[in-house]
Predicted 3D model of an 84-nucleotide RNA (c-di-GMP-I riboswitch aptamer) from Desulfosporosinus shakirovi. The coordinates come from a structure-prediction model, not an experiment, and the mean pLDDT is 89.
Parts: sequence; C1' cells; structure tokens
RNA sequence: CUGCGAUAAUGGCAAACUCAGUGAGAACUGAGGACGCAAAGCCACGGGUCUUACAUGUAAUGUGAAGAUAGCCGGGUUAUCGAA
Repeated sequence: CUGCGAUAAUGGCAAACUCAGUGAGAACUGAGGACGCAAAGCCACGGGUCUUACAUGUAAUGUGAAGAUAGCCGGGUUAUCGAA
C1' cells in the first nucleotide's frame, strides 16, 4: 500500500415511532428516540422500487420521470482503527 474485519480502542451514523416544518406526493429537514450499520460518508452512472404536481390518453381507476430512494442491489469516489 492492497485485501480483510475482532465481543479490541477512539469516535461516528441512526430504522420504526412521536412532535414541528416543507412538499401534489413519494419523501425530506429539525428535535426526541435506537432497529440496526465498517462506509448506514458522498455521487442517481446501470438495474430495481416508490410517487404523479405536470404532460398525455380514456367512458373510466390508464401511461410516462425530469421527482424520490445511496438504510434495495451493482458501480464510482473519499475515509478512521489494526487482532487474526
């Protein structure tokens, strides 16, 4: 340095749920709270999933991300520690 990852150390993040706020919604932000996480740091590039203000179409409840999700998977990128 690369890989690997412990009932190690130092620290870190924070699911569900509750309250407040934002949004059409998925969802996000803040506070509380911990189910978990060795990248649960960051990036929507590929696949998946979710949503439909808007667009389009229908007799009708349809269709479509440019929206959301990195705690769905893959990929990229940066990083703490050091037993086997």